[in-house]
Context: one part of a larger RNA
């Protein structure tokens, strides 16, 4: 000098964009942060309104409403969001391998979707418990569950062939094995009954199976990845083999048996420290330091352990066990996990609102309408940073008053002020007022597909309707008025800027050299000056 997630002191007008617990991965009150589907299924209220009856207590019917709440079932909850504790490791980075593998939803292609069965929640009854919750009996549905049928280009055994990167690809043959679920809209051409409906036709959404793709992931390998040798030896599932188990899959991953190996001064083992990277800061570069925000990967979710479900977890707002802590309790027993968003206490030099909205972008569910979304979009607070703007412009010498200095002549603050002439940024008031909106959906018209069809449905195009948290914000116009808006550090040398007074090795200053003991440009004040400026200094840290 540059830089910082900064803090502290003094000061502080406006705006834009960023950014904001570096410490206790300390503990957390409260609210919200993951639901959705009635077009998978069975059930199904009440308040209230209308009405009929009434013994005036009420009873029945219709609406509310197939609504609410709950349940079975499906998909999602493994994403998104947080944090950096652990980890010196194939964790990360980079380049490869997988002939050793998996992949829900999505896209494309092929085939199929036949016919049955038994339960169970909800609900009702009884019971236990303070509660959390639970037990028994009875009823019922499904795209829940289970047989059967059929089936391959799927799976398996065997046999054969071609290619091959040798646990593969492709082809042939016999045998054996494995599937499924329906929902909803329209129609009468065909069939059946004949207003019309259906087991018929048709559209859409699904279901099963096979193949391909896309996406995501698992595993393996080469190379790179901090300090200490005042850590020199380390190792028993240890190193390898055989067989088996396990996994989607290789493997000592696990087990049994066999062998005695494996690693190490090219630094093993141990200890310390640390998430890694794209990058960031600095520097002419080489290098050094760092890894906050944003993006990719990893790891973790009170601490430790475990599995279940699932395409995927050993699962932040799931389950179980143990532990510590907190809370409730009728003392028998229960409940909880903010390193999600806000917020509280604590720690600390120090780090924000218990805000608005799903309008946009994105995500989950749904055929859709739509619902959910503290992701996100915005707003709030903080000069924390960067950037922009303003605090006025011109003129004005009697060089006013006043301050300071003085050799008492004057010098200086100083065109500075006043005065006069202007301007109108920002702030203030009044009025107008966006873009961000594309959609979805509705409606009209038209074209195409399906089809028996001018039904329905699907798709394309055009017109109209329709949706804004921010926000009456940005922006624009008008009004008024120089009116509301400057400080901080320094002035001995380094280093830009000097005099007076006070003090008297005192009080004090200080980054280094050093100042102060009676004329101190170095202490304190004043006048003046220098530097930066809504900031300026100090401290800390890096180069």
């Nucleotide at each position: 000098g540059a830089a910082u997630u900064a803090a502290c002191g003094c000061u502080g007008g406006c705006g834009g964009c960023a950014u904001g617990c570096c410490u206790a991965a300390c503990a957390c009150a409260u609210g919200c942060a993951a639901g959705u589907c009635g077009a998978g299924c069975g059930a199904g209220a009440a308040a209230c309104c209308c009405u009929g009856g009434u013994u005036c207590g009420c009873c029945g019917g219709g609406g509310g409403a197939g609504u609410a709440c709950a349940g079975c079932g499906g998909c999602g909850c493994a994403c998104g969001g947080g944090u950096g504790a652990g980890u010196a490791a194939c964790g990360c980075g980079u380049g490869g391998g997988u002939a050793a593998u998996c992949u829900a939803c999505u896209u494309c292609c092929g085939u199929c979707u036949g016919g049955g069965g038994g339960a169970u929640a909800a609900c009702c009854c009884a019971c236990c418990g303070a509660a959390a919750g639970g037990u028994g009996g009875g009823c019922u549905a499904a795209u829940a569950c289970c047989g059967c049928a059929u089936a391959a280009u799927c799976c398996g055994c065997c046999g054969g062939g071609u290619c091959g990167c040798c646990g593969g690809a492709c082809c042939c043959g016999u045998c054996g094995g494995c599937a499924a679920a329906g929902g909803u809209g329209g129609c009468c051409u065909c069939u059946g009954c004949u207003u019309g409906c259906a087991a018929g036709c048709u559209g859409c959404c699904g279901g099963a199976u096979g193949g391909a793709a896309a996406u995501g992931a698992g595993c393996c390998c080469g190379c790179g990845u901090c300090c200490c040798a005042u850590u020199a030896g380390c190792u028993a599932g240890u190193u390898g083999g055989u067989a088996g188990g396990g996994u989607a899959a290789u493997g000592g991953c696990c087990u049994a048996c066999c062998a005695a190996g494996g690693c190490g001064a090219c630094g093993a083992u141990g200890g310390g420290u640390a998430g890694c990277u794209g990058g960031u800061c600095u520097g002419a570069g080489a290098g050094g330091a760092c890894g906050g925000c944003c993006a990719g990967c990893c790891a973790c979710a009170c601490u430790g352990g475990a599995a279940c479900u699932g395409g995927a977890a050993c699962a932040c707002g799931g389950u179980c066990c143990a532990g510590a802590c907190u809370c409730c309790u009728a003392c028998g027993g229960g409940a909880g996990g903010c390193a999600g968003c806000a917020g509280u206490g604590a720690g600390g030099a120090a780090u924000c609102u218990u805000g608005c909205g799903c309008a946009a972008u994105g995500g989950g569910g749904g055929a859709a309408a739509c619902c959910c979304u503290g992701a996100c979009g915005c707003a709030g607070c903080g000069a924390u940073g960067c950037c922009g703007c303003g605090u006025g412009g011109g003129u004005g010498a009697a060089g006013a008053a006043g301050g300071u200095c003085u050799u008492c002549g004057g010098a200086u603050c100083g065109u500075a002020a006043a005065g006069c002439c202007c301007u109108g940024u920002c702030a203030g008031g009044c009025g107008g007022g966006a873009a961000g909106a594309a959609c979805a959906g509705g409606u009209u018209g038209u074209c195409g597909g399906c089809g028996a069809a001018u039904a329905c449905c699907c798709g394309g195009c055009a017109g109209c309707c329709g949706u804004g948290a921010c926000g009456g914000u940005a922006c624009c116009g008008c009004c008024g008025a120089a009116g509301g808006a400057a400080g901080c550090a320094c002035c001995g040398g380094c280093u830009a800027a000097c005099u007076c007074c006070g003090u008297g090795c005192c009080a004090g200053c200080a980054g280094c050299c050093g100042c102060g003991g009676u004329a101190a440009g170095a202490c304190g004040g004043a006048g003046g000056g220098u530097g930066c400026g809504a900031g300026c200094g100090u401290u800390a840290u890096u180069c």